[in-house]
Molecule: Bacterial RNase P class A
Organism: Acidimicrobiales bacterium
RNA sequence: UGAGUCGACUGGGUGAUCGCGGCGUACUUCGGUGCGCUGAGGAAGGUCGGGGCUCCGCAGAGCAGGAUGCUGGCUAACGGCCAGUCGAGGCGACUUGAAGGAAAGUGCCACAGAGAAUAGACCGCCGAUGAGCCGGGCAACCGGCUACAGGUAAGGGUGAAACGGUGCGGUAAGAGCGCACCAGCGUCCCGGGUGACCGGGGCGGCUAGGUAAACCCCAUCCGGAGCAAGGUUGAACAGGGAGAGGGCGACUCGUCCGCAGAUACUUCCGGGUAAACCGCAUAGAUGGAUGGUCACCCAAGGCUUUGGUCCCCGGACCAGAGCCUGGACAGAACCCCGCCUACAGGUCGACUCACCAC
Numbered sequence: 001u002g003a004g005u006c007g008a009c010u011g012g013g014u015g016a017u018c019g020c021g022g023c024g025u026a027c028u029u030c031g032g033u034g035c036g037c038u039g040a041g042g043a044a045g046g047u048c049g050g051g052g053c054u055c056c057g058c059a060g061a062g063c064a065g066g067a068u069g070c071u072g073g074c075u076a077a078c079g080g081c082c083a084g085u086c087g088a089g090g091c092g093a094c095u096u097g098a099a100g101g102a103a104a105g106u107g108c109c110a111c112a113g114a115g116a117a118u119a120g121a122c123c124g125c126c127g128a129u130g131a132g133c134c135g136g137g138c139a140a141c142c143g144g145c146u147a148c149a150g151g152u153a154a155g156g157g158u159g160a161a162a163c164g165g166u167g168c169g170g171u172a173a174g175a176g177c178g179c180a181c182c183a184g185c186g187u188c189c190c191g192g193g194u195g196a197c198c199g200g201g202g203c204g205g206c207u208a209g210g211u212a213a214a215c216c217c218c219a220u221c222c223g224g225a226g227c228a229a230g231g232u233u234g235a236a237c238a239g240g241g242a243g244a245g246g247g248c249g250a251c252u253c254g255u256c257c258g259c260a261g262a263u264a265c266u267u268c269c270g271g272g273u274a275a276a277c278c279g280c281a282u283a284g285a286u287g288g289a290u291g292g293u294c295a296c297c298c299a300a301g302g303c304u305u306u307g308g309u310c311c312c313c314g315g316a317c318c319a320g321a322g323c324c325u326g327g328a329c330a331g332a333a334c335c336c337c338g339c340c341u342a343c344a345g346g347u348c349g350a351c352u353c354a355c356c357a358c
Stems, first nucleotide, its partner, number of pairs: 001354010012297007020039008041329001045340002048338005053226004065222005070084005085099001086097004100217002105215002107211003122156002124152003129149002131146006164182006183207001185204008230278004240269004251261002298327001300325011
């Protein structure tokens, strides 16, 4: 100098003026007006996880259902945070992981391919064994050919994946068939670590595919609804319950009188609705205030221009002036802790790699 990684912060300032919400106060013609104080964010967003708060439910245990899933710690709690382990990616700083179990059981593995999990034989390889043919031999048998039966899984081919890899031996050809080394698995031991795990050694049978973001198994946790929760006061009007009075009037029954009645009138009681208040906050609520304009300044960009330096008469760099543009994402609604998502531009710190100079 260039290219990157991680973390933290900021995300316009001042003044004038016109407005808005809340609270206090004074005045008021009760409609408001004046003055003072106060009024969004890092995410107020998505409403995803957890908690507070409230009401309902609940003997205990289990089943079903859901969530989480390496280790240690932090936290009121969490699916959060911090540190680490292992896997994957990067030269590196670093990033990233839904990271228990596939040896409990069941299922699935497209296409291609002979065969996809108690595997399989297309092209190959072989001619030990059986069969056929030819030759030799008195015969037993020997030699050769064929590849029908058969053997084989080296090599080729398919595939994301083909039932360990390399080498030597072995064989008719081959094969963990045998052996050595390596990888992997199981098990035991030693050392380090709180632990996940890491390092080393012995033994074993020789090999065990993938998939649990398929069912499932294991471990841990989980009652439901949410401020439209819930609480207090509580009309008008219409119901409900209880009682008293008058038997006068109206209505019903009744031909009439009389009698009777669930009616009217009147008194009291109780529940519900509308509405108001609380819940509710050093912004606050109610369909929702926290804003607009102008001037100057600041970060940044563009154009014009002046001076200086380099220098191929043109461009680059530095300093200054004028003009223009110009600040993202977004908007609390019961509160808190997190996560995720959106975000123009700017500032600071730590670290990595490459090149150059000393």